The RNA shown here (c-di-AMP riboswitch aptamer (ydaO/yuaA leader)) has 141 nucleotides and comes from Geobacillus proteiniphilus. The source organism's lineage runs through Bacteria, Bacillati, Bacilli, Caryophanales and Geobacillus. Of the family's consensus pairs, 92% are formed in the model. The sequence was found by an Rfam model in a public genome assembly. Its mean pLDDT, the model's own confidence on a scale to 100, is 76.
RNA sequence: AAGAGGUGUGCGCUGAAUCUGGCAUGGAGCGGGGGAUCCGAUUUGGCAGCGUCUGCUGUCUUGGGGUGAAUCCGAUCAGGAAGGGCAUCUCUCCAAGCCCGAACCCGACAGCUAACCUCGCAAGCGCUUUGGGGAGGGACG
Numbered sequence: 001a002a003g004a005g006g007u008g009u010g011c012g013c014u015g016a017a018u019c020u021g022g023c024a025u026g027g028a029g030c031g032g033g034g035g036a037u038c039c040g041a042u043u044u045g046g047c048a049g050c051g052u053c054u055g056c057u058g059u060c061u062u063g064g065g066g067u068g069a070a071u072c073c074g075a076u077c078a079g080g081a082a083g084g085g086c087a088u089c090u091c092u093c094c095a096a097g098c099c100c101g102a103a104c105c106c107g108a109c110a111g112c113u114a115a116c117c118u119c120g121c122a123a124g125c126g127c128u129u130u131g132g133g134g135a136g137g138g139a140c141g
């Protein structure tokens, strides 16, 4: 001097996952689910127990639904496409490029949905994108 690893601080990124507080698990903010009229759609499984005219309870997940970008095609592999992300003010458009394209939950039930009800604010990272256009904001003069 270069490279690699670890710790701490600051800043930043994905994401709803932040701010504030006298810390009451509080308040604010953000995000998700359930839930009428109208509109739209149109028939619901297996097992066990009880009950007896078609029901109740429990349980399971090949039906259905939900969180999430994460779904589909393909022999379920390879691969491709939908979709999502790519870093120092924010948003947006164009061109080319890189990466991801998981996992989990509910349990026969959930369309939309005013009122209303309810849940969450984790986790993982440190460059893995440049060029051009537009809008807004900030600083300086």
Stems, first nucleotide, its partner, number of pairs: 011126004018028003029121006039111001045060006063109001064106004071081003083100004089136008